[in-house]
RNA sequence: GGGCGAGUGGCUUAGACGGCUAGAGCGCUUGUCUUACAAACAAGAGACCGCUGGCUCGACUCCAACCUCGCCCA
Numbered sequence: 001g002g003g004c005g006a007g008u009g010g011c012u013u014a015g016a017c018g019g020c021u022a023g024a025g026c027g028c029u030u031g032u033c034u035u036a037c038a039a040a041c042a043a044g045a046g047a048c049c050g051c052u053g054g055c056u057c058g059a060c061u062c063c064a065a066c067c068u069c070g071c072c073c074a
Stems, first nucleotide, its partner, number of pairs: 001073007010026004019057001028044005050066001052064003
């Protein structure tokens, strides 16, 4: 330098056929239970999707540039 893949709550991730105010597990908070802790049960908070622009009535999803990480080739 060229090619490919990935980037979504604190962590691990689902979703992409463009239209449901993005879903799950773990973790966190509160309550019940307990002498207490843990477990269990109940309720709750937390991401607008790496970033910028474009297409579109509408973008996490399509297109382009850029950034970061990984792999391959030279």
Molecule: transfer RNA
Organism: Actinomycetes bacterium